[in-house]
Predicted 3D model of a 91-nucleotide RNA (Glycine riboswitch aptamer) from Chitinilyticum aquatile DSM 21506. The coordinates come from a structure-prediction model, not an experiment, and the mean pLDDT is 78. The organism belongs to Chitinilyticum aquatile, within Bacteria.

RNA sequence: CCGCUGGAUGCAGGAGAGCGCGGUACAUCAGGCCGCCACCGAAGGCGCAACACACCCGGAAUCGCUCAGGUAAACGGACUGCAUUCAGCAC
Repeated sequence: CCGCUGGAUGCAGGAGAGCGCGGUACAUCAGGCCGCCACCGAAGGCGCAACACACCCGGAAUCGCUCAGGUAAACGGACUGCAUUCAGCAC
């Protein structure tokens, strides 16, 4: 040099569910704010098995909850690939 793990950045891909109803300022609205109902799970958050332990604690998710977020487009989006970079490990 190369390799493994994790983080950051850029590019590409990336699902689900009402363009819901009423009110309000705006000329108008799919946009802002308020109220109400229905739904989604893949930002985030929370919960649990095996296991481990004397006990407590610990202990996973794409599973569950739905606080938050979301339900035309845009934005966002777990995760995946490539590139650059930072840190650690190994050699």